A computed fold for a 501-nucleotide part of an RNA from Methylococcus geothermalis, annotated as large-subunit ribosomal RNA, domain I.
[in-house]
Context: one part of a larger RNA
RNA sequence: CGCAUACGGUGGAUGCCUAGGCGGUAAGAGGCGAAGAAGGACGUGGCAGCCUGCGAAAAGCUUCGGGGAGGUGGCAAACAACCUAUGAUCCGGAGAUGUCCGAAUGGGGCAACCCAGCCGGUUUUAACCGGUUAUCGCCGACUGAAUACAUAGGUCGGCGAGGCGAACCCAGGGAACUGAAACAUCUAAGUACCUGGAGGAAAAGAAAUCAACCGAGAUUCCCUUAGUAGUGGCGAGCGAACGGGGAGCAGCCCUUAAGCAUCAUUGUUUUUAGUAGAAGCGUCUGGAAAGUCGCACCAUAGAGGGUGAUAGUCCCGUAUACGAAAGGAACGUUGGUGUGAAGACGAGUAGGGCGAGGCACGUGAAACCUUGUCUGAACAUGGGGGGACCAUCCUCCAAGGCUAAAUACUCCUUACCGACCGAUAGUGAACCAGUACCGUGAGGGAAAGGCGAAAAGAACCGCGGUGAGCGGAGUGAAAUAGAACCUGAAACCGUAUGCGU
Numbered sequence: 001c002g003c004a005u006a007c008g009g010u011g012g013a014u015g016c017c018u019a020g021g022c023g024g025u026a027a028g029a030g031g032c033g034a035a036g037a038a039g040g041a042c043g044u045g046g047c048a049g050c051c052u053g054c055g056a057a058a059a060g061c062u063u064c065g066g067g068g069a070g071g072u073g074g075c076a077a078a079c080a081a082c083c084u085a086u087g088a089u090c091c092g093g094a095g096a097u098g099u100c101c102g103a104a105u106g107g108g109g110c111a112a113c114c115c116a117g118c119c120g121g122u123u124u125u126a127a128c129c130g131g132u133u134a135u136c137g138c139c140g141a142c143u144g145a146a147u148a149c150a151u152a153g154g155u156c157g158g159c160g161a162g163g164c165g166a167a168c169c170c171a172g173g174g175a176a177c178u179g180a181a182a183c184a185u186c187u188a189a190g191u192a193c194c195u196g197g198a199g200g201a202a203a204a205g206a207a208a209u210c211a212a213c214c215g216a217g218a219u220u221c222c223c224u225u226a227g228u229a230g231u232g233g234c235g236a237g238c239g240a241a242c243g244g245g246g247a248g249c250a251g252c253c254c255u256u257a258a259g260c261a262u263c264a265u266u267g268u269u270u271u272u273a274g275u276a277g278a279a280g281c282g283u284c285u286g287g288a289a290a291g292u293c294g295c296a297c298c299a300u301a302g303a304g305g306g307u308g309a310u311a312g313u314c315c316c317g318u319a320u321a322c323g324a325a326a327g328g329a330a331c332g333u334u335g336g337u338g339u340g341a342a343g344a345c346g347a348g349u350a351g352g353g354c355g356a357g358g359c360a361c362g363u364g365a366a367a368c369c370u371u372g373u374c375u376g377a378a379c380a381u382g383g384g385g386g387g388a389c390c391a392u393c394c395u396c397c398a399a400g401g402c403u404a405a406a407u408a409c410u411c412c413u414u415a416c417c418g419a420c421c422g423a424u425a426g427u428g429a430a431c432c433a434g435u436a437c438c439g440u441g442a443g444g445g446a447a448a449g450g451c452g453a454a455a456a457g458a459a460c461c462g463c464g465g466u467g468a469g470c471g472g473a474g475u476g477a478a479a480u481a482g483a484a485c486c487u488g489a490a491a492c493c494g495u496a497u498g499c500g501u
Base pairs, nucleotide, nucleotide: 001500002499003498004497005496006495007494008493009492015486016450017449020421021420022418023417024416025415026414027413028412029410030409031164032163039101040100041099042055043054044053046079049075050074051073061095062094063093064092065091066090070083071082072081106115107114108113116133117132118131119130120129121128122127135161136160137159138158139157140156141155142154143153168199169197170196171195172194173193179186183233209216210215220247221246222245223244224243230238231237251402252401253400254346259339260338261337262336263335264334266332267331268330269329270328271327272326274322275321276320280295281294282293284291296313297312298302304316305315306314351375352374353373354372355371356370357369358368361387382397383396384395385394386393437444438443457485460472461471462470463469
């Protein structure tokens, strides 16, 4: 040094577990904000830090309910000092307080800082306390130039807005990669993205619609028609409608009203704490009984979880039955107020020319819709449409407005579910994670779970540096469960023995 066996070290795979995730179902909620939000900074405890809570009234204050014996949040024990049947801690409703920054709004500013004006109050004249002072829009009053009336402007008052938020919605803008096996029309795609706006949904909506000589009767969504008719460097591709079947249905207004909003009233249901809640003992094994054996019991409750192994009858619960002083929600009743509300049937409109865009439809035979530009009717004895265009026929009435439901989505709340994951998985994050760390910045972005039933977490003794570590002793079922702690694979490194060289 090699091989074999045994025993170890190292390492953290595997098994088991779950505190966290993932995906759903059913309900709810669908907003918060100048009455100062979302998000933060700084404080706040008897005792340093972090998390949580809270705000100079600071792990809290008041009140109304619930509840009933311990309590002063967690990491995290001890000590100190306290509270509590005159009902604490805790849970729920309502209220108070709520520093500074932040739309941030008195002015400024390198966010959490600096510096003011005015009014009122207190008091000792040096301060303190309270209030107020942004901008824009609308309305009203007063004032008021050039310029006579006026208007612009100014001042004051009232009301509103502003910012944040996951997706869904509407509108204004709007790519490229890519595909066409290159590429330009085309595609990707009106997608991504930017901007504005709104709601719990939004948008659309009661025919100047379709249809076809029969008729239908607002809109939206689903299935089908159908990858059809079409469109298309007739390439790649794009791609309807009529009709049929469903979901859901609701109609109205412009002389007025349906409806909507809000306030009050009253009723029902529901929500935000909770309450009651059946029935088991013994034997054996064991550290421990829920296991075994024996004999019982309950069940509108044998969902689930916990308890020293696997418990209907030990605990929490479960079925079921109850419960609200106060606040919220929904649907109704009655009454008030507001809105609806623009005006009064639609003219610079319909139509036409040119140029674009939208329609499944790329200019095409291209109707229809929108309109940048130039034009420009009729007035129900009228006008639009029926895919060039004309006639006949049929059908409808534009240029004003409102409208629930069926539909889309889930930042969030509650309950439940899973042939979903089980710590290299599942969220990036089971653990103080958008943290540590990296980057000037935009931004990027980890690793890291498990002693034991219970800390019973090893008193005391010895070696050692008043060490690290170890040996005894003790605890425990187990300490090769000793905190570097369940199990403890492999690589890798040893010790002992045998054999070989």
Annotation:
Lineage of the source: Bacteria > Pseudomonadota > Gammaproteobacteria > Methylococcales > Methylococcus.